A computed fold for a 1496-nucleotide RNA from a Candidatus Azambacteria bacterium, annotated as small-subunit ribosomal RNA.
Rfam family: Bacterial small subunit ribosomal RNA. Rfam links the family to the GO terms ribosome and structural constituent of ribosome.
RNA sequence: UUUUUAGAGAAUUUGAUUCUGGUUCAGGACGAACGCUGGCGGUGUGGAUAAGGCAUGCAAGUCGAGCGCCCCGACGCAAGUCGGGGAGCGGCGAACGAGUUAGUAACACGUAGGAACUUACCCCAAAGACGGGCAUAACUCGCCGAAAGGCGGGCUAAUUCCCGAUAGUAUGAAGGUUAAAAUCUUCAUUAAAGGCGCGCAAGCGCCGCUUUGGGAGAGGCCUGCGGGCUAUCAGCUAGUUGGUAGGGUAAUGGCCUACCAAGGCGAUGACGGCUAGGGGGCGUGAGAGCGCGUUCCCCAACGUAAGGGACUGAGACACGGCCCUAACUCCUACGGGAGGCAGCAGUCGAGAAUAUUUCGCAAUGGGGGAAACCCUGACGAAGCGACACCGCGUGAAGGAAGAAGGCCCUCGGGUUGUAAACUUCUUUUGGCGGGGAACAAGCCGCAAGGCUGAGCGUACCCGCAGAAUAAGGCGCUGCUAACUUCGUGCCAGCAGCAGCGGUAAUACGAAGGCGCCAAGCGUUGUCCGGAUUUAUUGGGCGUAAAGAGUUCAAAGGUGGCAAUGUUAGUCCGAUGUUAAAGCUCGGAACUCAAUUCCGAAAGCGCGUUGGAAACGGCAUUGCUUGAGAAAAUCAGAGGCAAGUGGAACGGCCGGUGUAGGGGUGAAAUCCGUUGAUAUCGGCCGGAACACCAAAGGCGAAGGCAUCUUGCUGGGAUUUUUCUGACACUGAAAGAACGAAAGCGUGGGUCGCGAAUGGGAUUAGAUACCCCAGUAGUCCACGCCCUAAACGAUGAGUGCUCGCUGUAUGAAGUAUCGACCCUUCAUGUGGCUUAGCUAACGCGUUAAGCACUCCGCCUGGGAAGUACGAGCGCAAGCUUAAAACUCAAAGAAAUAGACGGGGACUUGCACAAGCGGUGGAGCAUGUGGUUCAAUUCGACAACAAACGAAAAACCUUACCAGGGCUUGACACUCUAACAAAAGUUUGCCGAAAGGCAGAUGUGUUCACAAGACGGUUAGAGCAGGUACUGCAUGGUUGUCGUCAGCUCGUGCCUUGAGGUGUUCCGUUAAGUCGGGAAACGAGCGCAACCCCUGUUGCCAGUUAUAUAUGUCUGGCGAUACUGCCUGCGUCAGCGGGAGGAAGGAGGGGACAACGUCAAAUCAGCAUGGUCCUUUGAUGCCCUGGGCUACACACGUGCUACAAUGGAAAGUACAAUGGGUCGCCAAGCCGUAAGGCGGAGCCAAUCCCAUCAAAACUUUCCCCAGUUCAGAUUGAGGGCUGCAACUUGCCCUCAUGAAGAUGGAAUCGCUAGUAAUCGCGGAUCAGCAUGCCGCGGUGAAUACGUUCUCAAGUCUUGUACUCACCGCCCGUCAUACCAAGGGAGCCGGGAGUGCCCCAAGCGCCCCGCAUUUGCGGGGUUCCAAGGUAAGCUCGGUAACAAGGGUGAAGUCGUAACAAGGCAUCCUUAGCGGAAGCUGAGGAUGGAACAUCUCCUUU
Repeated sequence: UUUUUAGAGAAUUUGAUUCUGGUUCAGGACGAACGCUGGCGGUGUGGAUAAGGCAUGCAAGUCGAGCGCCCCGACGCAAGUCGGGGAGCGGCGAACGAGUUAGUAACACGUAGGAACUUACCCCAAAGACGGGCAUAACUCGCCGAAAGGCGGGCUAAUUCCCGAUAGUAUGAAGGUUAAAAUCUUCAUUAAAGGCGCGCAAGCGCCGCUUUGGGAGAGGCCUGCGGGCUAUCAGCUAGUUGGUAGGGUAAUGGCCUACCAAGGCGAUGACGGCUAGGGGGCGUGAGAGCGCGUUCCCCAACGUAAGGGACUGAGACACGGCCCUAACUCCUACGGGAGGCAGCAGUCGAGAAUAUUUCGCAAUGGGGGAAACCCUGACGAAGCGACACCGCGUGAAGGAAGAAGGCCCUCGGGUUGUAAACUUCUUUUGGCGGGGAACAAGCCGCAAGGCUGAGCGUACCCGCAGAAUAAGGCGCUGCUAACUUCGUGCCAGCAGCAGCGGUAAUACGAAGGCGCCAAGCGUUGUCCGGAUUUAUUGGGCGUAAAGAGUUCAAAGGUGGCAAUGUUAGUCCGAUGUUAAAGCUCGGAACUCAAUUCCGAAAGCGCGUUGGAAACGGCAUUGCUUGAGAAAAUCAGAGGCAAGUGGAACGGCCGGUGUAGGGGUGAAAUCCGUUGAUAUCGGCCGGAACACCAAAGGCGAAGGCAUCUUGCUGGGAUUUUUCUGACACUGAAAGAACGAAAGCGUGGGUCGCGAAUGGGAUUAGAUACCCCAGUAGUCCACGCCCUAAACGAUGAGUGCUCGCUGUAUGAAGUAUCGACCCUUCAUGUGGCUUAGCUAACGCGUUAAGCACUCCGCCUGGGAAGUACGAGCGCAAGCUUAAAACUCAAAGAAAUAGACGGGGACUUGCACAAGCGGUGGAGCAUGUGGUUCAAUUCGACAACAAACGAAAAACCUUACCAGGGCUUGACACUCUAACAAAAGUUUGCCGAAAGGCAGAUGUGUUCACAAGACGGUUAGAGCAGGUACUGCAUGGUUGUCGUCAGCUCGUGCCUUGAGGUGUUCCGUUAAGUCGGGAAACGAGCGCAACCCCUGUUGCCAGUUAUAUAUGUCUGGCGAUACUGCCUGCGUCAGCGGGAGGAAGGAGGGGACAACGUCAAAUCAGCAUGGUCCUUUGAUGCCCUGGGCUACACACGUGCUACAAUGGAAAGUACAAUGGGUCGCCAAGCCGUAAGGCGGAGCCAAUCCCAUCAAAACUUUCCCCAGUUCAGAUUGAGGGCUGCAACUUGCCCUCAUGAAGAUGGAAUCGCUAGUAAUCGCGGAUCAGCAUGCCGCGGUGAAUACGUUCUCAAGUCUUGUACUCACCGCCCGUCAUACCAAGGGAGCCGGGAGUGCCCCAAGCGCCCCGCAUUUGCGGGGUUCCAAGGUAAGCUCGGUAACAAGGGUGAAGUCGUAACAAGGCAUCCUUAGCGGAAGCUGAGGAUGGAACAUCUCCUUU
């Protein structure tokens, strides 16, 4: 460069992401089965389970041209001839063909070879076939037996059998020769059969016979290589391994025997166990592979569960032969016999499941025969099964009023759908009728000629009628093509995975529609694929599963530079083989295809042979760079041993000294007046070594620290002297070391300290804290052998940018000598480039780029468990599963949320203050209780003087009773009636309502009809404060007037996502500024709006006193850190001036993305559901209830008094409201109020002189009072149809609790709190509530430690329903599987002994003697018995652990610093998680210090 070939993914862990990792799906296949359905044909295929049992029939016979006998027929007088049949002798066959896959892990199979063999029939060649003899079956006679069958006497034939002759191939022996053979010589031994045809015969021919040699084909034997699992099978073996001799065989060989030797096999897996026929091939796959071994072909093995044995024969240890043992079945006269479908059909059984007791030898093939011919369930055919593959059909064209019906609907329509109907046409297939093959070659016959077809009247051809005879299955949430309605309501059910179903289900069931296949379609099972999920192609091991705790080192694996030789690896060529079928390609025959036929190609591998020598191996030679040695220096907690020092601690003795000490969050147990603690002096003891000290040093790891000495291992640097690859790796061999805990023996024991005791804490406290304290910790010796034994990172070698510390050594420069500096090597740290990584991170000390060797992993749990084995005194360690169960478990990082994490900031959050609540009485709301009903809603903050800005009736939704039913209300229609509508009377009644009347008789139109309106009856419908606020709209609360919430583009990241929005300042503010991979923008903040404060101008009614003033209204102005000063880069902050006001002047309205499935279906609207001719969940009415009252809670009012109460007097407001209204003056009443009626639709009149606190004067004198006013009695007033349940007010009388309020808790930062009154809405009447208005008018804030809430950043997380989270273990309960288990039962393989059938061999005896027959014995030996074990399985009381279940019990262990950081090893203890001790890890938060690094 050309050609060819060729590989698709998806769902599921999460709030989201990337990765790891499993699970599942889409494809193909089948000897299949099941469900629904089913028209035809062709070709294939069909007992996979019980190698379980079998009735019946058939599956191996044939030859008269080998032989004798018997019977029958034809001809014949007969002899006899011809033909047929029967059993028998004899020959050949029966060892093939057909079936099955139990056994077998093996020379069984496959492949490639080999030498010590055999071979009937067949072919070729050579030679021969002579002479003689003895029997026997059949048959006949007799006998036994139920039968099967047998015995004896007698007769007979042969291609039966025997002897002799000849042959001398063959065998044996001897000899010679030879390296050994071959070869040669001699001796001995071994053959035969006839039949038929022709012929008078001789003889010839054919078929046989004997011997030898060769061939073909077949078989036996041997060898290399190849293909299962298991090491929880590690040692196996006595004929075992070899030799010698003999036997045996067709033949080699321990194949067998005797003797001799002691060998043989094995981690490259012997021996054992389990499983299994092997191959050609088949399925799948891109391939490499993986799985399978049905049909067809080759080989093997087997033939009753089973076992043993030989006979015959060329061939068997024999499927349709024999003997024996055993089981089973059958017959029986009980004495004894018979049998073998894994041949073809068929039957029973078991099973999800697998066919006809068919036809024929016509073809092909086989056996016999000279042949005709006979036999052949091999085979050829048909039958059954959609079991598979292939082909065909169920019609074609036209046909829109887009029919009807169905379904949906927004009611317009859409869809089914050219689909149907209808018109025209065709006739495959099926039906009927007619014709009609091939497969036939052969055989007989001198010839002519004749005869032979199961399938089959089949294939095929022609004709006839008629759309006529022919469509279903599955699916429709995603994966995955295809959607709506109804029913159901976590039910019924679906489901391959994820998952659907709890009242709007495209997921259940049905219907309609649609999708995919189609005589099939689905389901189930199995295999391959996808799965790179065992990774050779083609994976990994820091944190996901995964590097052995470490080292030494045997085997093994791998190996530096150069040269020579060689070639079992390797490469190239040739050749043999790799059966056929199959696959691929080409061609051909069935109408096509499936199928079949012909040809070609290909074919891993193995053998033979020729060549090459790069690489590898082997041999030899050399080299020095790997490795080692030597020399000179050097550092060091390296190891072992013996000594030694000071501090601390405890104890003892003595002195001083007195009441405490100790301990804790606080305490107590404890010690102390017998003198503690404290302090001084002395003595004793054991353990550990402060400072130095470090990121430091040493060691293989564990680990190692006072100092000195002795012994000893390893390492570094420099020199480059020596050896010359001596190397690396290496737990399946072996060995050594190996923290702490623990064990054994003996010591020791100051302190500490499991267990244990006591004290606390607590609901409990087997803990955390405290007081004691035993093992232990220490020493010696011996075990144990595990750790988060960690850098969670195996060892070795090479390569690949840098910067900067530190330890040791060296060199250079320099110096008097050093220090400093530069460089090199080795070690030990930090940061970083490239690169790698899922990310975090690693980064010359690699987790980069490569190589070598070893170890390890393959979803989570069960489980590092069970069983087995090894080790250990024990504790236990090492090795190491399965059933069952789940669809995840997990890693890293992201955004949130949370933390009894951190930093910063804010808030009446705390603090500082003032006043309350919680105590009393009353008002009001709620709960609870009660009731016929006490209607409903609201429930932490965010319900509770809330909906309700007014429950006597009404309201009203509740209850009781009485009534109405097209309805109290709306629209439409039909019919009738009256005639307006309306007004009104009587009776019953509580009313509603019912009944009966009276009056009236309208408008338009010329009249009628009709309309408006009414009543009655009816049809559609009305109505519902019935349900669902978890179906909704709208509205609202809350965080919160908190400062946040986002977007576009860009940039960074694999990605979720980040950046912007972080940081530094600042602000009330994400307000502003600076910086910055960001630059901008939006919703929020602020501002714009309203009130208030100052002021200018204008206007001014009904205000005021005439006005420029006050007041009212309108339009403007004013404040911006503008000015000064200080600080600051800026933004801004502190102070000051001026100003009415100063840093947002005060207040309001306005409130982001969102949170709480927050509230409301009873304000309204609204989807869906429910109730409605009836005892309504609708409507009307009367009365009652919402006002109940042991009690609990919330919100208020009034008080408890002297800052007060009472009396008298005197002042000063604002907001508002008013015509069914506010109501003046005046008069009456103690008062509430009444009479009265002026004025006012309002800056005019009225409420309303508008006030009250306040101020002045007087009394009260600390008391349950001249405080407080509940409660109650009496009498009045007002509203209203009506004040009993149940209104408000007035007067008189009464005069309760209460003397400042426990734990706790609320509001408020200035005109605020506190206190005082006034107005309004609702409203006939009813305010301590609510909404407003003004009067008087404070105190305090150091500050942010704490409480609560919020914001920003950061950190940890196993949370994301987001800490009201998650989650662990015991116990209880139900189910499941597995292990243990006194035992019980069964299977398998072997061993010893006993016994021993049949049978081969051997021995003996008897009879015949030609071969022989009979009896006995013996070696070996199947089955059987017995003994002790081994191994596998079943079952089992019981006890223990595990798993799974919606809500069970006890605690709270873990995740945040999880409230005692967690975890690992170990030991003890405890209901349980667990706790504690010792050592270790960081996979611990926070803080502090030191050091290093980076940046400025």